[in-house]
This is a predicted structure of a 145-nucleotide RNA (Lysine riboswitch aptamer) from a marine sediment metagenome.
The RNAcentral record of the sequence draws on MGnify.
It matches the Rfam family "Lysine riboswitch aptamer". Rfam describes the family as follows. Riboswitches are metabolite binding domains within certain messenger RNAs that serve as precision sensors for their corresponding targets.
The prediction has a mean pLDDT of 78.
RNA sequence: UGAGGAGCAAGGUCAAUUAGUACGAAAGUGGAGCCGCAAGCGUUGAUACUUUUAGAAAAGGUGACUUUGCCGAAGUGGAUUGGUGCAAACAAUCUGCUGGUUCUACAUCGAAUAGGUGUAGUGCUGUCACCUUAGGUGGAGUGCA
Numbered sequence: 001u002g003a004g005g006a007g008c009a010a011g012g013u014c015a016a017u018u019a020g021u022a023c024g025a026a027a028g029u030g031g032a033g034c035c036g037c038a039a040g041c042g043u044u045g046a047u048a049c050u051u052u053u054a055g056a057a058a059a060g061g062u063g064a065c066u067u068u069g070c071c072g073a074a075g076u077g078g079a080u081u082g083g084u085g086c087a088a089a090c091a092a093u094c095u096g097c098u099g100g101u102u103c104u105a106c107a108u109c110g111a112a113u114a115g116g117u118g119u120a121g122u123g124c125u126g127u128c129a130c131c132u133u134a135g136g137u138g139g140a141g142u143g144c145a
Stems, first nucleotide, its partner, number of pairs: 001145002005071001007070009023055001024053006033041002036086002074098009099125003103121007127139005
C1' cells in the first nucleotide's frame, strides 16, 4: 500500500412486524397497593379485571434501496472512569478471546417460530507452513502479499 467474502459497522428513506398492543375516553367490579431502590403516587380509590368507543402510538430489533467509513473491520468477557439521587441503559480507556462465514444444539436478550450474543459441533472459504502434492495435516490476524 493491498487481499479474503453472502466480509464488518454506521447514517438516511421506505415497508412490514411490534399492534388495534401500551396509552386515551365512558361505564362498572374490587378494596391496597404501584414503583429496579429511594423519592413520588394512591380510600378525592392503587395494582388488576370486564364492557363499549375506534381516539391511538413509540423505541429496540428485521427487510429493500442508497450513502459513508473500513479489513480487529467488528463482536464479546473482565476492570476502571464518566453517566445517575443510587443503579441500569449508554460512552471512553486498558486487557483477554475470535481469520471470515452457513447450518445445528443448548443458554440468554427479544413481542416474535425474525434476529443478536455466548459455548460446542459441523461444513464452506481465504492465508501461511509442512507432507506421501488431482489432495492431506496443522497454525493464527501484533497474521498474509